RNA sequence: GAGUUUGAUCCUGGCUCAGAAUCAACGCUGGCGGCGUGCCUAACACAUGCAAGUCGAACGCGAGAGAGGCUUCGGCCUCAAUUGAGUGGCGAACGGGUGAGUAACACGUGGGUGACCUACCUUCGAGUGGGGGAUAACGUUCCGAAAGGAGCGCUAAAACCGCAUGACGUUCCGGGUUUGAAGACCUGGCAACCAAAGUCGGGGACCGUAAGGCCUGACGCUAGAAGAGGAGCCCGCGCCUGAUUAGCUAGUUGGUGAGGUAAUGGCUCACCAAGGCGACGAUCAGUAGCCGGCCUGAGAGGGCGGACGGCCACACUGGGACUGAGACACGGCCCAGACUCCUACGGGAGGCAGCAGUGGGGAAUUGUUCGCAAUGGGCGCAAGCCUGACGACGCAACGCCGCGUGGAGGAUGAAGGUCUUCGGAUUGUAAACUCCUGUUGACCGGGAAGAAUGGACUCCGCUCUAACACAGCGGAGUAAUGACGGUACCGGUUGAGGAAGCCACGGCUAACUCUGUGCCAGCAGCCGCGGUAAUACAGAGGUGGCAAGCGUUGUUCGGAAUUACUGGGCGUAAAGGGCGCGUAGGCGGCCUUCUAAGUCAGACGUGAAACCCCCAGGCUUAACUUGGGAACUGCGUCUGAUACUGGAGGGCUCGAGUGCGGGAGAGGGAUGUGGAAUUCCAGGUGUAGCGGUGAAAUGCGUAGAUAUCUGGAGGAACACCUGUGGCGAAGGCGGCCGACUGGGCCGGAUCCGACGCUGAGGCGCGAAAGCGUGGGGAGCAAACAGGAUUAGAUACCCUGGUAGUCCACGCCGUAAACGAUGGGUGCUAGAUGUCGGGGGGAGCGACCCCUUCGGUGUCACAGUUAACGCGUUAAGCACCCCGCCUGGGGAGUACGGCCGCAAGGCUGAAACUCAAAGGAAUUGACGGGGGCCCGCACAAGCGGUGGAGCAUGUGGUUUAAUUCGAAGCAACGCGAAGAACCUUACCUGGGUUUGACAUGCACGUGAAAGCCUCUGGAAACAGGGGCCCCUCUUCGGAGCACGUGCACAGGUGCUGCAUGGCUGUCGUCAGCUCGUGUCGUGAGAUGUUGGGUUAAGUCCCGCAACGAGCGCAACCCCUGCCCCGUGUUGCUAACGGGUAAUGCCGAGGACUCUCGGGGGACUGCCGGCGUCAAGCCGGAGGAAGGUGGGGACGACGUCAAGUCAUCAUGGCCCUUACGCCCAGGGCUACACACGUGCUACAAUGGCCGGGACAGAGGGCAGCGAAGUCGCAAGGCGGAGCGAAUCCCAUAAACCCGGUCUAAGUUCGGAUCGUGGUCUGUAACUCGACCACGUGAAGCCGGAAUCGCUAGUAAUCGCGGAUCAGCUACGCCGCGGUGAAUACGUUCCCGGGCCUUGUACACACCGCCCGUCACGCCAUGGAAGCUGGGAGCGCCCGAAGUCCGUUACCCAACCCGCAAGGGAGGGAGCGGCCGAAGGCGAGCCUGGUGACUGGGGCGAAGUCGUAACAAGGUAACC
Repeated sequence: GAGUUUGAUCCUGGCUCAGAAUCAACGCUGGCGGCGUGCCUAACACAUGCAAGUCGAACGCGAGAGAGGCUUCGGCCUCAAUUGAGUGGCGAACGGGUGAGUAACACGUGGGUGACCUACCUUCGAGUGGGGGAUAACGUUCCGAAAGGAGCGCUAAAACCGCAUGACGUUCCGGGUUUGAAGACCUGGCAACCAAAGUCGGGGACCGUAAGGCCUGACGCUAGAAGAGGAGCCCGCGCCUGAUUAGCUAGUUGGUGAGGUAAUGGCUCACCAAGGCGACGAUCAGUAGCCGGCCUGAGAGGGCGGACGGCCACACUGGGACUGAGACACGGCCCAGACUCCUACGGGAGGCAGCAGUGGGGAAUUGUUCGCAAUGGGCGCAAGCCUGACGACGCAACGCCGCGUGGAGGAUGAAGGUCUUCGGAUUGUAAACUCCUGUUGACCGGGAAGAAUGGACUCCGCUCUAACACAGCGGAGUAAUGACGGUACCGGUUGAGGAAGCCACGGCUAACUCUGUGCCAGCAGCCGCGGUAAUACAGAGGUGGCAAGCGUUGUUCGGAAUUACUGGGCGUAAAGGGCGCGUAGGCGGCCUUCUAAGUCAGACGUGAAACCCCCAGGCUUAACUUGGGAACUGCGUCUGAUACUGGAGGGCUCGAGUGCGGGAGAGGGAUGUGGAAUUCCAGGUGUAGCGGUGAAAUGCGUAGAUAUCUGGAGGAACACCUGUGGCGAAGGCGGCCGACUGGGCCGGAUCCGACGCUGAGGCGCGAAAGCGUGGGGAGCAAACAGGAUUAGAUACCCUGGUAGUCCACGCCGUAAACGAUGGGUGCUAGAUGUCGGGGGGAGCGACCCCUUCGGUGUCACAGUUAACGCGUUAAGCACCCCGCCUGGGGAGUACGGCCGCAAGGCUGAAACUCAAAGGAAUUGACGGGGGCCCGCACAAGCGGUGGAGCAUGUGGUUUAAUUCGAAGCAACGCGAAGAACCUUACCUGGGUUUGACAUGCACGUGAAAGCCUCUGGAAACAGGGGCCCCUCUUCGGAGCACGUGCACAGGUGCUGCAUGGCUGUCGUCAGCUCGUGUCGUGAGAUGUUGGGUUAAGUCCCGCAACGAGCGCAACCCCUGCCCCGUGUUGCUAACGGGUAAUGCCGAGGACUCUCGGGGGACUGCCGGCGUCAAGCCGGAGGAAGGUGGGGACGACGUCAAGUCAUCAUGGCCCUUACGCCCAGGGCUACACACGUGCUACAAUGGCCGGGACAGAGGGCAGCGAAGUCGCAAGGCGGAGCGAAUCCCAUAAACCCGGUCUAAGUUCGGAUCGUGGUCUGUAACUCGACCACGUGAAGCCGGAAUCGCUAGUAAUCGCGGAUCAGCUACGCCGCGGUGAAUACGUUCCCGGGCCUUGUACACACCGCCCGUCACGCCAUGGAAGCUGGGAGCGCCCGAAGUCCGUUACCCAACCCGCAAGGGAGGGAGCGGCCGAAGGCGAGCCUGGUGACUGGGGCGAAGUCGUAACAAGGUAACC
């Protein structure tokens, strides 16, 4: 920086990603080189080999070969070299490994040692005399399986032991110097104590038989002084987590003395004292080697401590000492333990955390390589030997760095792949192809540096010396020495030849298409993808990124200002302690002096090297490496500065307090006292109810209630006053009187002189409920009982009612203890109300005005805030102190501790789980919220439906099939404006395959096709016969038709949730938006809200808005009045003719009417109301009046509304079938249920007879007149008419007359029977109609429900489409007759505007809570069971040091001729301590545990409805 909470927004906040890093591992892949790195796990166990030896110039002995000599020929002696073990010396305490333990002076840093040691090395001075006795090896005997051991005997030394000498050494006794202090230094002294070793080379004189002495050199040796390097000890500071570890400590703390050590010390011991440590975190527990540094980060910081370097610790586990300069000793010893191995069972052996290697563990970490050539180490005079240190090579892409897999040209943009809208696009200059190059590889050839010291030889110089010997030192030269390795490197040959993958492509995040799949398989870091068109799965093509690697996983830092020192917060998001007093601590007014701790400056020391950074150098470059510099932010010492902080002293008064004078108050605790009311008791009056509710009931009352009056009892609370009034720290405090008592305020100014603020712990106070003991108890009232309500009602309502509420004393200690706002101080515009006090002014006064201090409210500027809001009572600007927060859930839970009588409180986690949980504000939607207003919405009224029969549609059921769709309103007389066949999509059966239909190609045919006809058959179809030689032609062919074949047709198969189009609906509702401006961080708001008005966002006024668009209205059509034109088929007033009659005829245009055009209505006029407006009310005129009536017309959008079966169409599916043809059946089924209708139930009627008046339509495969037949349906008939002419066609209700007389009827017509008519190929399933007969239900319809406000409802008939006919009672139209009612807007339904609440936003058909049931997961408790750890007490007590003892043993010294004795030493024994082990009681911490507790999670389980809208009883603590 980004993604992710929302419809959207801002904020808070968590989760996640992009980066860097890695001792890595895993997956796929893998050409080369260089430099590094490589058991993070089992400090698990280890086979095998190697990793520490060396010295013959310390010593004796042995061995073999050689040389010389001797020989009794057996052999012996000597020599130089080699070799073996031994004695002896030095080393083995280094080097190498590991990180177990350790929270410690272990480490780091800086100091101290006046408390110490130091082999080898260097320097200095001094010494090195003279003796002695043993013992390994060896020999021999013996024991043992072995490992080993015993006895006896021999022998050497630089091994061992006396003696001598000995100080500048040590001890002792004095003195002095330095110092804070002497165990330092100097000095004096009687004394005492302590050394030694030789070996080799060379050599004149002298001595000696010789060896040699002697001299000399080198290497050694002894005592001492000093140095260097290395150790020991001590101290300051620094160094992880947990307080759910708060107290720890007996050698403990100190002293005196002693012991011990190289040395201080309680290190150890005896005695004495009673101390020591701890909230600045002791003790305990957990974790951990520490550091230089490494990773990350802008830094501060965080994480880490692998490689390299320093220190520490460890070496199978535990303990111990020995040797030694040095160890308590990785490749030494002893003991104990576990384990492994050998064994003859008696005993023995061993310790890879050295290098390799093995097993095991594990996700995981290499060769049982080469060499001492180099560097370094040990030993040695040296040569040299040893060296798994080291140098190399090997294995591993484990990391870093470098290189390559080719370069240039090359468009018909090849083929192939992929996609495609079929045109093409892309892969792609990519390839091919042409011309080149030669890294690397392969092969051939050449071929390093690392090597120069030491030593040898030659030469020179110096030193030593008696010496020109030797030796030492320095130098020059010569020859020799390489594991790696024939390697690096160089040259040549060859030849583009051998060398590219991995991941990703929905957003974050760079990169898109096709196919497959179909909430499957799968993906996923977060958000999330997948339910038939998936850029998200899988494959492919393409693309992006990185590249010998690429991804994944783990881990760390970063991003994360998400623990905030740098650098955060706490009114509502997580977060102010319920309130006070006050301890430690933190912080602190003005002036001045001193000090110099903090602070600042300079200098010096230190801060190892490596690393980081800079410069330069070396490998072809880089990584890597070398040199130099800088840095190492730290610590120490010295000197200086003194502003600030601190410390010490002095002073001041403004902070704080004190004294004096006033004054307000439900401040507190205790004591009295008052009236009203409720209840109860007694009595009086009085009678039938009272009470209670939405309505009731329970309850009370004739045994006298309620009501009312009088009296009494008792308890509790204090109406009015009463007020965003007062008081108090908070909780809280309210009748009145007095006494006691706390705090605050005002005035003036007395005294004190910083005495202050805050406050971890601590202490106190602390509503209600609750608890204990004892009182009290009127009213109220959990629990409980009853009555209601309800589906239930363990509730809400009602009647009762106990704890409790009250008092005293004692607990509890919580709260939405809230201003959700800690305390203190200072600063920063105001306005207004109110309470308490003071001052001033005015006024006779109630009281008013100005001002000041303190309190308490409201509004508001700046500022602030995410916003809301806050705003001198801050949430503004600052400082000081305290408390608290760090995603949600789990959970304020568990465990532990503390408190409590209990209830419970305080403190307070984790596993697991989620991608959010939240705050404020916005727009909607919704509310059993509010306001305003509409609509046949209710109401008022008329007629229906729901009951009957029938018709029709639907559900259901049935069926071979009952084809399909439509589904609340807005599906259901709907698609159907015509299902007997057809239709037809369904079923059964029969047939067919280029197809019933379209286009193209190829071939064939022209006897094909067509027409007639035969056979089988239900037909389709199959087979056959007859007729018929196609048209045009430039003779190539073309056209047409058919057959065969190929492309393809065809599908009412799926998806209306892939679509177009069309339609329904909200809704003819009055709304829906935009531009610019303005406001707001923003979503958005404003405009469109407001005041009026309208049918209307209609218009007017106002207004940070001003305009505009889609809607409304108007423009269009029909209708109502008038005028003009037109005049047949229409009309007929006047004239003429004619008839039984009729516009029948002539004629006419006047009228009606037809068709076309125009006028008319606009609140225009008058009055009133209104804001002078819009407009409303009334009136006039008018055929019509305030949109005249009706229609067409449907804004932005909603319902994934309807339709793939009207049509069109993407995708998918079928292809001898899901296509096509045919026959029959079905769509007409029927126990039921619903919708829509028709006909009725009758007298406002039925029936019979007679009589009258429409409009709008239709008609040639048609309407069909007159006439005629039939009771009728209808038949015959055919005039007229493509129609203002003819026909359908008598309209009916109505009117007149008659009849019926209240009856299941002369109502009603279902059903059934019989006989007919018509259409049609055909009326069986399954048509309509007619006639006769039959005459069912039904007597006005439960709950419920529909339509309609006027030419409307109701009622009456007529027509039309579809159609052969018709199940039409449907639908669409037409006219006839022609009402009633609307007070009104409370209620139901729908809608509009404003407002309010919201946890809703697929939006209340929303959201959401708890139990129960099921599955999974983690977790608490639990009788117990079982591990681990530390400490304590006691028992036992190995090795071993130390102490004691020592009758046994002992060469050196002493005495002694000797024997022997002594001194001294030792075995053994005893003792203190003491590891492991045992016993015991507890503690800490794991695992497990029948059962049990809650918790979390889990597409569609159960019960209810708690919460969100007044959530239907406001919610919550």

Model confidence (mean pLDDT): 86 of 100. The RNA shown here (small-subunit ribosomal RNA) has 1517 nucleotides and comes from uncultured Pyrococcus sp. It matches the Rfam family "Bacterial small subunit ribosomal RNA".